Description:
A computed fold for a 249-nucleotide part of an RNA from Candidatus Roizmanbacteria bacterium RIFCSPHIGHO2_01_FULL_39_24, annotated as large-subunit ribosomal RNA, domain VI. Its Rfam family is "Bacterial large subunit ribosomal RNA". Gene Ontology terms of the family: structural constituent of ribosome and ribosome. Its mean pLDDT, the model's own confidence on a scale to 100, is 82.

Context: one part of a larger RNA
């Protein structure tokens, strides 16, 4: 979209899917057992800012960051001067938001049942023997089913509950202002009973002391006013600008 469902809001059950469950070092046992010695364990404990995997997260360390600042080269343009086009964003030094991995954080855990090869009781066909494609009975894997996590009622058997609301209202759409949401579409917030975006005010943050004027200096420039001007996405405020206005039932 459609279907369940009078229509809606909001929580849910879990039939069934999927993810993970990985390795490794070092200690203790124990210099035990073994083994003439050289050597050197199983089985159990433990510990690891150990790897590889897997998630969240920008607080920190980086990176980005093309409408931020700042210096700077050629050239246009402007009387000049300040500004501004172009030159890979001219080049360079730095950077908010946001995204991000090299950053930080935490997760890879424990048990349970049924089993493989296996290893066993008890026990005959077959007076012995046998674990048994004889009846009985038990153990036993990093596999398997659960247990964790995540999706899930198109599970057509289509599921539960709360509120609402039932004939005109609860709400839905379209259309509009957006968005940590996005290819479209969907999803999220908002629509004047408003802080949705824009604007403006404040501030956080960055850059790094603007023009102008003055003053020294032949002059390049320097010094003072001035930790100045500048300013993106950030945070708080603020109706000034846009959210008109329309349809299903």
């Nucleotide at each position: 979209c459609g279907g369940u469902u009078u229509g809606a809001u909001u929580c849910u059950u879990g039939a069934g899917g999927g993810g993970a469950c990985c390795c490794c070092u070092u200690u203790c046992u124990a210099g035990u057992a073994c083994g003439a010695g050289a050597g050197g364990a199983c089985c159990g404990a433990a510990a690891g800012c150990g790897g590889g995997g897997g998630a969240a997260u920008c607080c920190c360390u980086g990176g980005u960051g093309u409408a931020c600042c700042a210096g700077u080269u050629g050239u246009c343009g402007c009387a000049a001067a300040a500004c501004g086009g172009c030159a890979u964003c001219g080049c360079u030094g730095g950077g908010u938001a946001g995204c991000u991995a090299c950053a930080u954080u935490c997760c890879u855990a424990u048990u349970u049942g049924a089993u493989a090869a296996g290893u066993a009781c008890u026990g005959a066909a077959a007076g012995c023997a046998u674990c048994u494609c004889a009846a009985g009975u038990a153990c036993g894997a990093a596999g398997c089913a659960a247990a964790c996590c995540c999706c899930a009622a198109g599970a057509u058997a289509a599921g539960g509950a709360a509120u609402c609301u039932u004939u005109a209202a609860a709400a839905u759409c379209c259309c509009c202002c957006g968005g940590g949401a996005g290819a479209u579409u969907a999803c999220c917030g908002g629509g004047u009973c408003g802080a949705u975006a824009g604007g403006c005010g404040a501030u956080a943050g960055g850059u790094g002391u603007a023009c102008g004027c003055g003053g020294c200096g032949u002059a390049a420039g320097c010094c003072g006013u001035u930790u100045a001007g500048c300013c993106a996405a950030g945070u708080c405020g603020u109706a000034c600008u846009a959210a008109u206005g329309g349809a299903u039932a």